RNA sequence: GGGUCCUUAGCUCAGUUGGUUAGAGCAUUCGGCUCAUAACCGAACGGUCCACGGUUCGAGUCCGUGAGGACCCA
Numbered sequence: 001g002g003g004u005c006c007u008u009a010g011c012u013c014a015g016u017u018g019g020u021u022a023g024a025g026c027a028u029u030c031g032g033c034u035c036a037u038a039a040c041c042g043a044a045c046g047g048u049c050c051a052c053g054g055u056u057c058g059a060g061u062c063c064g065u066g067a068g069g070a071c072c073c074a
Stems, first nucleotide, its partner, number of pairs: 001073007010026004019057001028044005050066005
């Protein structure tokens, strides 16, 4: 220098061909259970979906530029 892929909750990740509320597990907090702890059960909490711009009635999803990261080629 060329190419491919990734970025969504504190962490690990889903999210179907663009559509009517953005989710799961873990963590945290509260409650239940127990003599008690763990485990287990229930609930709560938690997000401008990497940034900016574009397309569209409508974007986490499509397009462009940039940023960070992984890998391949030279």
Predicted 3D model of a 74-nucleotide RNA (transfer RNA) from an uncultured Clostridia bacterium. Its mean pLDDT, the model's own confidence on a scale to 100, is 82. It was read from a public genome assembly.